[in-house]
RNA sequence: GCUUUGUUAGCAUAGUAGGUAGUGCAUCCGGCUGUUAACCGGAAGGUCGUAGGUUCGAGUCCUACACAAAGCG
Numbered sequence: 001g002c003u004u005u006g007u008u009a010g011c012a013u014a015g016u017a018g019g020u021a022g023u024g025c026a027u028c029c030g031g032c033u034g035u036u037a038a039c040c041g042g043a044a045g046g047u048c049g050u051a052g053g054u055u056c057g058a059g060u061c062c063u064a065c066a067c068a069a070a071g072c073g
Base pairs, nucleotide, nucleotide: 001072002071003070004069005068006067007066010025011024012023013022019056027043028042029041030040031039049065050064051063052062053061
C1' cells in the first nucleotide's frame, strides 16, 4: 500500500426483506430477610465510530474518512 471483517448504553452483545433500538451483567430505587448476599419487581442509561448521499422513512443501502483485528504484498 491492497483486501476482508468489525465499530450499537459503563462492559459484553442481538437487531439482513429499510418502518418507534432490545437482552444480559453492572448502576439506582423498592420488596423479601434479624443483617449481608442471593432471589423478585421497577427505573435510568444509546444523537447506533465521524461526515455526506439515496429514501416519505436508514443501526440496516451507497461514498469518503477514523479506529481495531485478520490476510496479502